[in-house]
Molecule: Bacterial RNase P class A
Organism: Alphaproteobacteria bacterium
RNA sequence: CUGGGAACACAGACAACGGCGCUACGGCGAGGAAAGUCCGGACUCGUAAAAGACAGCACAGCGGGUAACGCCCGUCCGGGGAAACCCGAGAACCAGUGCCACAGAGACGAGCCAGUUUAGUCUGGAGUGAAACGCGGUAAACUUUUGUGUGCGAGCAAGACAAAACAAACGAUAUACAGGUGUCUUUUCCUAUCGUUGAGGUAGUCGCAAAGAAAUUUGCAGUAAUGUAAAUUCAAGACGAAUCGUUGUCCUUCGACAGAAUCCGGCUUAUCGUGUUCCCUUUUUC
Numbered sequence: 001c002u003g004g005g006a007a008c009a010c011a012g013a014c015a016a017c018g019g020c021g022c023u024a025c026g027g028c029g030a031g032g033a034a035a036g037u038c039c040g041g042a043c044u045c046g047u048a049a050a051a052g053a054c055a056g057c058a059c060a061g062c063g064g065g066u067a068a069c070g071c072c073c074g075u076c077c078g079g080g081g082a083a084a085c086c087c088g089a090g091a092a093c094c095a096g097u098g099c100c101a102c103a104g105a106g107a108c109g110a111g112c113c114a115g116u117u118u119a120g121u122c123u124g125g126a127g128u129g130a131a132a133c134g135c136g137g138u139a140a141a142c143u144u145u146u147g148u149g150u151g152c153g154a155g156c157a158a159g160a161c162a163a164a165a166c167a168a169a170c171g172a173u174a175u176a177c178a179g180g181u182g183u184c185u186u187u188u189c190c191u192a193u194c195g196u197u198g199a200g201g202u203a204g205u206c207g208c209a210a211a212g213a214a215a216u217u218u219g220c221a222g223u224a225a226u227g228u229a230a231a232u233u234c235a236a237g238a239c240g241a242a243u244c245g246u247u248g249u250c251c252u253u254c255g256a257c258a259g260a261a262u263c264c265g266g267c268u269u270a271u272c273g274u275g276u277u278c279c280c281u282u283u284u285u286c
C1' cells in the first nucleotide's frame, strides 16, 4: 500500500405555497427496526392474602449485571481464522428404549478361520471404517436423572366513571362443619354463585398532558455489562384512524427496509448508503 475485524452516528436539510391532527396557543406531529408477537415485565380485572410443599414450565461450564428474562457482560473449555476477532442447543450414556450412512466378515444379536479346553472355555486372526466389542459414540433422538429458577388466567377491544333503561323465563349447587388461589396443608380475610334463552340502554369521558425500572450530558466506581451523583428535558396521542403534496436550493442516503395505537427491557427478521473512531497484519521495502 492492499486486505481484514469491531464499535458508533445519521435515516435527508432549508425555504415558500397549499392541505391535515393535537395543543397549556408557546408550539409539536411515524422507526432503527414502529415489523414478528418469540421472551420478560409495569399496569388492570377475575370473592382475596401470606407461609410451606408438589404438579407443570424454563434454563444448564464458572462468576457477575438487571425490576425480570430463554437477555447482557466477563472468563474457562471446544471449534474456525495468519491475526484482530467470530461461533457455541457447553450438567449426567450401567435407569431404559433407539440410531451409528458407505465400506466392511461383523456396528454392540450372531457367524468364519487357527490354536486351546471336559465345554464357544480361553487366546489370536481377516479388511474396511470416524469408531471393531471397550463401563465405544450420540441426551442437537426420545425419555430419565441432577442442579438452579419460576410456580393462576386473561389482557388497554384490560378496566373505571357517567348516562339511560329495566322484562323477564328456566335450570344447577351451597347454607359457614360449606365454598372461594393450578393441587395439598396451615393462618388470616370474604360470602351467595354459576349456566341457557330473551328485552333494553350507552357509543360520551377517563385510561392516554404518555412523567417513565424515562432520555441526554458530565463526574465518580468497575475489565465490562452496569450502578451512583448532579444538571437539563418532556419530544405524536389519532379512534373508519392525522403526521401529506408541489416547487426551488443544498447534500449525495439519486432516497433502501419500511408506518405509531397502553407503555417499557430484550431477542429475531428486512435493509439503500454516507461518515467517524479503534484494532490486526499475509506480502513488499527500509
Base pairs, nucleotide, nucleotide: 003280004279005278006277007276008275009274010273012250013249014248015247016246017245018244020029021028022027031257035268036267038266039265040264041263042262043155044154045153046152048188049187050186051185052184053183054182056150057149058148059147060146061075062074063073064072065071076090077088078087079086080085091145092144096142097141098138099137100136112125113124114123115122159206160205161204168197169196170195171194172193173192178191179190180189214233215232216231217230218229219228220227221226